[in-house]
RNA sequence: CUCAUCCAGAGGGGGCAAGGGACCGGCCCGUUGAACCCCCAGCAACCUCCGCCAGUGCGGCAGGUGCUAACUCCGGCAGUGAUCGAACUGGAAGAUGAG
Numbered sequence: 001c002u003c004a005u006c007c008a009g010a011g012g013g014g015g016c017a018a019g020g021g022a023c024c025g026g027c028c029c030g031u032u033g034a035a036c037c038c039c040c041a042g043c044a045a046c047c048u049c050c051g052c053c054a055g056u057g058c059g060g061c062a063g064g065u066g067c068u069a070a071c072u073c074c075g076g077c078a079g080u081g082a083u084c085g086a087a088c089u090g091g092a093a094g095a096u097g098a099g
Stems, first nucleotide, its partner, number of pairs: 001099006011040005019029003023076004041068003046064003049060004072093001077090004
């Protein structure tokens, strides 16, 4: 850079000690222990693999990743609604995987 997905799902223990939720604005989480590290467990099924199948489909989950508060926590830009607001649609940005 390209493509796909992002309304589902899944937490305990130990260490340490004050931050964390990308950014900004909100709103939250956190000394009943944040971030980070380790162990174990789990979720999911993107890639490899295995099985079935006419099939780009289905199943399994051994390996490579990822993930386990809140829809990507909500919004940010544009549009519909057009006074405000709720709500909705698309985008931007971000995350993950594959190339």
Molecule: SAM riboswitch aptamer (S box leader)
Organism: soil metagenome